Overview:
This is a predicted structure of a 696-nucleotide part of an RNA (large-subunit ribosomal RNA, domain II) from a Clostridiaceae bacterium. The sequence was found in a public genome assembly.

Context: one part of a larger RNA
RNA sequence: UCCGGCGAGUUAUGCGGUGUGGCAAGGUUAAGCGGGGAAGCCGCGGAGCCGAAGGGAAACCGAGUCUUAACAGGGCGCGGGCGCUUCAGCGCCAUAUAGUCACAUAGCAUAGACCCGAAACCGGGUGACCUACCCAUGUCCAGGCUGAAGCCGCCGUAAAAGGCGGUGGAGGGCCGAACGCACAUCCGUUGAAAAGGGUGGCGAUGAGGCGUGGGUAGCGGAGAAAUUCCAAUCGAACCCGGAGAUAGCUGGUUCUCCUCGAAAUAGCUUUAGGGCUAGCCUGCCGCGAGUCUGCCGGAGGUAGAGCACUGAAUUCCUGCGGGGGCGUCAAAGCCUACCAAGGGAUAUCAAACUCCGAAUGCCGGCCAGACGAUGCGGCGGAGUCAGACUGCACGAGAUAAGUUGGGCAGUCGAAAGGGAAAGAGCCCAGACCACCGGCUAAGGUCCCGAAGUGCGUGUUAAGUGGGAAAGGAUGUGGGGAUUCGAAGACAGCUAGGAUGUUGGCUCAGAAGCAGCCAUGCAUUCAAAGAGUGCGUAACAGCUCACUAGUCGAGAGUCCCCGCGCCGAAAAUGUCCGGGGCUGAAACACGACACCGAAGCCGUGGGAUCGCUUAUGCGAUCGGUAGGGGAGCAUUCCCAGCGGGGCGAAGCCGCACCGAGAGGGGCGGUGGACCGCUGGGAAGAGAGAAUGCCGGA
Numbered sequence: 001u002c003c004g005g006c007g008a009g010u011u012a013u014g015c016g017g018u019g020u021g022g023c024a025a026g027g028u029u030a031a032g033c034g035g036g037g038a039a040g041c042c043g044c045g046g047a048g049c050c051g052a053a054g055g056g057a058a059a060c061c062g063a064g065u066c067u068u069a070a071c072a073g074g075g076c077g078c079g080g081g082c083g084c085u086u087c088a089g090c091g092c093c094a095u096a097u098a099g100u101c102a103c104a105u106a107g108c109a110u111a112g113a114c115c116c117g118a119a120a121c122c123g124g125g126u127g128a129c130c131u132a133c134c135c136a137u138g139u140c141c142a143g144g145c146u147g148a149a150g151c152c153g154c155c156g157u158a159a160a161a162g163g164c165g166g167u168g169g170a171g172g173g174c175c176g177a178a179c180g181c182a183c184a185u186c187c188g189u190u191g192a193a194a195a196g197g198g199u200g201g202c203g204a205u206g207a208g209g210c211g212u213g214g215g216u217a218g219c220g221g222a223g224a225a226a227u228u229c230c231a232a233u234c235g236a237a238c239c240c241g242g243a244g245a246u247a248g249c250u251g252g253u254u255c256u257c258c259u260c261g262a263a264a265u266a267g268c269u270u271u272a273g274g275g276c277u278a279g280c281c282u283g284c285c286g287c288g289a290g291u292c293u294g295c296c297g298g299a300g301g302u303a304g305a306g307c308a309c310u311g312a313a314u315u316c317c318u319g320c321g322g323g324g325g326c327g328u329c330a331a332a333g334c335c336u337a338c339c340a341a342g343g344g345a346u347a348u349c350a351a352a353c354u355c356c357g358a359a360u361g362c363c364g365g366c367c368a369g370a371c372g373a374u375g376c377g378g379c380g381g382a383g384u385c386a387g388a389c390u391g392c393a394c395g396a397g398a399u400a401a402g403u404u405g406g407g408c409a410g411u412c413g414a415a416a417g418g419g420a421a422a423g424a425g426c427c428c429a430g431a432c433c434a435c436c437g438g439c440u441a442a443g444g445u446c447c448c449g450a451a452g453u454g455c456g457u458g459u460u461a462a463g464u465g466g467g468a469a470a471g472g473a474u475g476u477g478g479g480g481a482u483u484c485g486a487a488g489a490c491a492g493c494u495a496g497g498a499u500g501u502u503g504g505c506u507c508a509g510a511a512g513c514a515g516c517c518a519u520g521c522a523u524u525c526a527a528a529g530a531g532u533g534c535g536u537a538a539c540a541g542c543u544c545a546c547u548a549g550u551c552g553a554g555a556g557u558c559c560c561c562g563c564g565c566c567g568a569a570a571a572u573g574u575c576c577g578g579g580g581c582u583g584a585a586a587c588a589c590g591a592c593a594c595c596g597a598a599g600c601c602g603u604g605g606g607a608u609c610g611c612u613u614a615u616g617c618g619a620u621c622g623g624u625a626g627g628g629g630a631g632c633a634u635u636c637c638c639a640g641c642g643g644g645g646c647g648a649a650g651c652c653g654c655a656c657c658g659a660g661a662g663g664g665g666c667g668g669u670g671g672a673c674c675g676c677u678g679g680g681a682a683g684a685g686a687g688a689a690u691g692c693c694g695g696a
Stems, first nucleotide, its partner, number of pairs: 001696006011111005017105007026050003032044004054061002064076004080093005114252002117249001121242006132216009141206001143175003146171001150167006179203003183200005218234001220230003227236001255631006265278005279384002281381007290371005295365004304356001305354002310350003315345004321339002323336004387412006394405003417428003432605004437601003443595003446579003452592001455590005465581001471566002475563010492550005498523003503517003529544001533542002606621006632685001634682010650669005656663002
């Protein structure tokens, strides 16, 4: 990993609901007893329970009762109509009042209550053959080294002390085997080993090692102390029991078809990944409504706008008051390019400002149209309480986030199909089944790849298309405005570009051209600045403005729009999905055609619901959680009917039937039981639970 078998909503009691049946103002027995049988059973038993009446705490009363002094009021109950009658009442008519028991079934409660799963808690026991410490009694430590005290001798001293030599053999002494330990490193890591092996290391007469016997026990013991050890288990051992502890958590929960079909919200919650009620789904019953559009009538303070209020912000005028200056004994007073209340003018801003004020949306209405049960109420059953993205208007954030919060809508969730290369949430569109039929949507029509190398008019030259901003630019197309121009413009070429004068000042110099002043100086002129730039130390020189000639038709500037250019650096591989594309296969506009989906149509078929009825017509049939309905199969029981050694079940094979679960037939194998119909009862369906057991 696979195969086979096993493997999860059960049972009892109670409660209200639904269905079927019995009896019915009643319904029903329980324990127990009797009878009978193989068994199912038959009978007795009315205690009790529910219902038929309520009110009261109760006594109690009763169509009333309780409260109370009350024949007031009020609460909770009862109370059909008509006629006659003074009342009591009588007559007639109509309509009523339903429970209870059993079975079945969905749900709830109490029980382990769908199954498996803790970490733990408690009780009673078992453990110190491992290990810790203690007690008793034993035992072990090759060899070598060092050489304490004491003692002896000699020297020494008054005696000592002391010195030297010897002897002696102390020490948690030294080196180092056994033995013990476990510091380093290598190997081992599904090991040779659930702690070892190799090479080194440390202790090795001691707080030493070891044997045997004994002691201490889990709310405990022991501990040279580490939460360390107490039998490979230790922040509280192990075994059995309470026990199916509890698990708002995770996982799993087994056949089929039909029908409807959610939620991820609100309130409350020691509540937030759990609940309860409501909302939304479903089944049944009752009622008979509902939605949309138009019209009419309303409420309102958003968008916008505005500044009349509340505030904010700017400029100018005025200027209360203040500051400063002058003045004075003090002041009055005067001045002020300072600040500035209030007022005026102009022009702004605001979710918590409003003199104003929409569009939508909302509420209502006799009315009209559309839809055609979509509505409301009651009761039974749920699930849901983590939502996601997109568009629009907002808050938070940084006018960040595949961010976060709510609002409106859509899609996904629970939706397949076509498009977007690929892609839950985007675009198109909602799949009952079949078809080798047709039309379309989004999107497409050169090839991959279905359909135009289609048509018309323009644009783009960047492969823009096929990524991006501020900003930049004689890119290019279109439009508008304006200036100059046959009295000759613009560009080029030829010529002139002068005089007072080297303007004045400044300065070493300053002559158009360092700088300052004037520059509306004047003269001659076709024209020529007291000078546009280059240049010189300063001059000189070159040039421009300006003018003439030549030439001969447009030239210059500004604005708007379309498409393009630059701005433009990143990590696997160029990259529009690819090839490839330039009067396009790009972009814009226009008209036509075609392709294109599970959409729509056609043909055939099925189902659900409705209306009709006699056979049609119409609508509907995506679907998770979940509700409802109808079935298939397995084992056993009862009744009836059958099959089987001329071959039962089981197993294997095959082209049959059914919408499916499934069913049947034939052949083989097998060798003794099995089926059908109608009812009944369940150990009643397996692919998942790191499921359990067995096998490969």